A computed fold for an 81-nucleotide RNA from a Candidatus Parcubacteria bacterium, annotated as transfer RNA. Rfam family: tRNA. By type it is a transfer RNA. The coordinates come from a structure-prediction model, not an experiment, and the mean pLDDT is 81. It was read from a public genome assembly.

RNA sequence: GCCGGAGUGGCGGAAUGGUAGACGCGCACGACUCAAAAUCGUGUCUCGCAAGGGGUGGAGGUUCGAGUCCUCUCUCCGGCA
Numbered sequence: 001g002c003c004g005g006a007g008u009g010g011c012g013g014a015a016u017g018g019u020a021g022a023c024g025c026g027c028a029c030g031a032c033u034c035a036a037a038a039u040c041g042u043g044u045c046u047c048g049c050a051a052g053g054g055g056u057g058g059a060g061g062u063u064c065g066a067g068u069c070c071u072c073u074c075u076c077c078g079g080c081a
Stems, first nucleotide, its partner, number of pairs: 001080007010025003018064001026044006045054003057073005
C1' cells in the first nucleotide's frame, strides 16, 4: 500500500431497514433470615419538574423510517504484498 472483519449503557452481548438500551453480569434499594449466603421483587444510558428531546467510534448521504444500506474518516484485529 491492497483486501476482509470489529466498534452498541459500568462489563459481556442481542437486535430481518420498522418499540434501541433485549438478555445476562455487576450495582442500588427492598423481601426472606437471629445474622449472612443463596433465592425472589423493583430500579439501573443522558438532558428535562413534566411533556418531550438526545443517544449504536466520528462526519455526511439514501429512505416515510438507518445499529443495519452507501461515502469519507478514526481505532483495533486478521490476511496479502